[in-house]
RNA sequence: UCUUAUUCAGAGUAGUAGAGGGAAUUGGCCCGGUGAAACUACGGCAACAGACUUUUUAUAUAAAGUACUGUGCUACAUCCAACAAGCAUCGAUGCUUGAACAAUAAGA
Numbered sequence: 001u002c003u004u005a006u007u008c009a010g011a012g013u014a015g016u017a018g019a020g021g022g023a024a025u026u027g028g029c030c031c032g033g034u035g036a037a038a039c040u041a042c043g044g045c046a047a048c049a050g051a052c053u054u055u056u057u058a059u060a061u062a063a064a065g066u067a068c069u070g071u072g073c074u075a076c077a078u079c080c081a082a083c084a085a086g087c088a089u090c091g092a093u094g095c096u097u098g099a100a101c102a103a104u105a106a107g108a
Stems, first nucleotide, its partner, number of pairs: 001108007012042005020031003025082004043074003048070003051066005083098006
């Protein structure tokens, strides 16, 4: 970089540190000295891959579980929207679906 799958759920304390942060652009809206980001330690959440257990199958397979390993995550829906289609509406606008983008896992 490409492919596939998932993304309205869930989950914190302490220390260092000292002003930003919520992916990018734009517009919003939130969080932040009652300490932001980052780093470290110990937890926790989840179940993507491996491993293990149980049931099933002649075997493959399928289903359920464990949380041992490898990641991952641990404010607000990918925080919301922008692009398209449709519906509602006098209109502003709202709702639904999809796309795009992003993140995570596995494979190439």
A computed fold for a 108-nucleotide RNA from uncultured Pseudogracilibacillus sp., annotated as SAM riboswitch aptamer (S box leader). RNAcentral holds the sequence, with entries from MGnify. Rfam family: SAM riboswitch aptamer (S box leader). Rfam's curators write: The SAM riboswitch is found upstream of a number of genes which code for proteins involved in methionine or cysteine biosynthesis in Gram-positive bacteria.